[in-house]
RNA sequence: GGAACGGGCCGGACGGUCGCGCAUCAAACGAUGUGAGGAAAGUCCGGGCUCCGCAGGGCAGGGUGCCGGGUAACACCCGGUGACCGGUAUUUGCCGGUUAAGGAAAGUGCAACAGAAAAUAUACCGCCUCCGUUCACGGAGGUAAGGGUGAAAAGGCGGGGUAAGAGCCCACCGCCCGGAUGGUAACAUCCGGGGCACUGUAAACCCCACCCGGAGCAAGGCCAAAUAGGGGACAAGGUACUGCCCGUACCGUUAUAAGUCCCGGGUAGGCCGCGUGAGGAGGCGGGUGACCGCACUCCCCAGAUAAAUGACCGUCCUUCCCUCACGGGAAGACAGAACCCGGCUUAUAGGUCCGUUCCUUUA
Repeated sequence: GGAACGGGCCGGACGGUCGCGCAUCAAACGAUGUGAGGAAAGUCCGGGCUCCGCAGGGCAGGGUGCCGGGUAACACCCGGUGACCGGUAUUUGCCGGUUAAGGAAAGUGCAACAGAAAAUAUACCGCCUCCGUUCACGGAGGUAAGGGUGAAAAGGCGGGGUAAGAGCCCACCGCCCGGAUGGUAACAUCCGGGGCACUGUAAACCCCACCCGGAGCAAGGCCAAAUAGGGGACAAGGUACUGCCCGUACCGUUAUAAGUCCCGGGUAGGCCGCGUGAGGAGGCGGGUGACCGCACUCCCCAGAUAAAUGACCGUCCUUCCCUCACGGGAAGACAGAACCCGGCUUAUAGGUCCGUUCCUUUA
C1' cells in the first nucleotide's frame, strides 16, 4: 500500500432568490423562527394512551421456555453455563463463532429408502458345536466379537474368559444413583455405589412452569348547518326579545295541523386528542456490560389532513463521459413522517474509523 471478514459512524457541504406547511408578533402589508429518517419501510414483537368489558376462579385459545441481570415491557439487550463447529496446540488447554437449549424412566404417534432386524430387538454373510452327507453341501442349535445396510444397530476400548462369543468377569472412559465442595444459579470438580436398566424425534400430539381481557387515533371527546325523517306544544292562542309584567315583531284564528314554534338524535363541516416527552446534548458518579442515578448545566427539535418539506442559481465535494490540454456535460445510495415510544427484520451508492487474518513493498 492492497484484499477479505467482523463491528461503529457519516449519508453531499456552504450561500442566495422564489414558493409551500407550522409557530410567534402585527390592524394590515408583512417580519422572524422552524420544517423527514437511519431506516420515516415491513407492521413482526413489546409498551404508553383511549374506549369497552371485568367479584373471584376455571376451561378453551395464544405465547414464552438453560441460568442470572437490564427494562415500562418484550420473542429485545447484556453477562455467564452447557452443547456443537472452526482455528491453534503433543495432551490438559487457549482463541473465535453458532445456538427456540424445559420434559423422551406420564402416555400416544412416527422412524421413508436400504437392511435379516428400527425398540417385545434381530441371525443375511461370517464364526463355533452337533447331526446327516452324493464331500459341492444341507439341517438343528449357539454367538452381536468381525462383515454388510442405514441418519440411527441396544455402551466404548483393552485384558481375562469361552467350543465360538458375550458386562460373562476386571481396569480405564462413558452412563445412572447417592453424597461432598465451589458457585446466587445454570453448572463444574471430587468421592462412593451400580454391570448398564434408559435409540431418536416435542418449530409431532402431549406434559410441566410462567405470561396474556378485547379493540384500536377511522381510539376517543366537544361544537354543530341545510335537507329529509322522529318526538312534543298550540282551536285561540303560540313563539322570540324575556325569569315575570307591559310592549313590539312573526305565525295562526281562511282548518292545507301538508301550519307555527320547540326538543333531541345524527350527517356535512369545524375544534381537541397532537407533541415538554419512558425527550435530546454535555458533565459527574455507579456497573465487566446491557443499563442506572443526579434538587448539576444547556436545549425545545415537523405536526400536515388530500396532506407542506420544493424549484432555480452560484462556489466547492464525489463518480462517470467527451477532449492532447484548457475546458465542457451528466448524475448524487436506499428511501420519505401521519398518535407516540422501545426493539427486531429488510433496503442502502459512496466515504471514514477500529479489530483480526492474508498478500505485497521498504527498512